[in-house]
Molecule: FMN riboswitch aptamer (RFN element)
Organism: Arthrobacter cheniae
RNA sequence: UACGUGCUCCGGGGUCGGUGUAAGUCCGAACCGGCGGUGAUAGUCCGCGACCCGCAUUUGUUCCGCACCCGCGGGACGACGGCGGUUGAGCCGGUGGAAUUCCGGGACCGACAGUUAAAGUCUGGAUGGGAGAAGCACGAA
Numbered sequence: 001u002a003c004g005u006g007c008u009c010c011g012g013g014g015u016c017g018g019u020g021u022a023a024g025u026c027c028g029a030a031c032c033g034g035c036g037g038u039g040a041u042a043g044u045c046c047g048c049g050a051c052c053c054g055c056a057u058u059u060g061u062u063c064c065g066c067a068c069c070c071g072c073g074g075g076a077c078g079a080c081g082g083c084g085g086u087u088g089a090g091c092c093g094g095u096g097g098a099a100u101u102c103c104g105g106g107a108c109c110g111a112c113a114g115u116u117a118a119a120g121u122c123u124g125g126a127u128g129g130g131a132g133a134a135g136c137a138c139g140a141a
Stems, first nucleotide, its partner, number of pairs: 001141001003139006010132001015029004030121002032110002034048004043108002052085004060077007091105004112124003
């Protein structure tokens, strides 16, 4: 310096006003942006995660038939994990060796369910999960 095994820890942010019986959901103005990569720093380039949909199957649960017992055969359901699918949005100019990542300008996007009125910002699944980050120990080159 890279590698293996185990453990520990960390790992999502965001409001004011107006109207109204009622809106953090509408209107006006604001605010927020997981993780890894990328010749220079990314919500909008590439990929990943989670949510959602499905496939096969397993620990197993259950039903039927046979059977003295051990059990045998068939059907249904089916965690965790695996595999697959789906999954939003950016341009122009400048600087530079190099930037859709910096600077300037003008934009755009944001799951599902709930809510006395429509949600990126409220409530909920979530004191969850997770891409991954850091550290420690042991080993090995």